[in-house]
RNA sequence: GCUCUUAUCGUCUAGAGGCCUAGGACGCCGCCCUUUCACGGCGGUAACACGGGUUCAAAUCCCGUUGAGAGUACCA
Numbered sequence: 001g002c003u004c005u006u007a008u009c010g011u012c013u014a015g016a017g018g019c020c021u022a023g024g025a026c027g028c029c030g031c032c033c034u035u036u037c038a039c040g041g042c043g044g045u046a047a048c049a050c051g052g053g054u055u056c057a058a059a060u061c062c063c064g065u066u067g068a069g070a071g072u073a074c075c076a
Base pairs, nucleotide, nucleotide: 001072002071003070004069005068006067007066010026011025012024013023018056027045028044029043030042031041032040049065050064051063052062053061
């Protein structure tokens, strides 16, 4: 240089065009429970890397950029 894979709450992850102004677990915050703590119960918090395109409709499909990972050529 070329090719391929990948990017979603603080972390791990669900998602295969409409049921997603995005769900779950842990975490964090509040309340309840408890003599206290832990456990447990209830509620809350917080995310689609960025820019375009296709479509009536995009987290999802396509292109590019950026980051991460893997493979590979040249190096006479």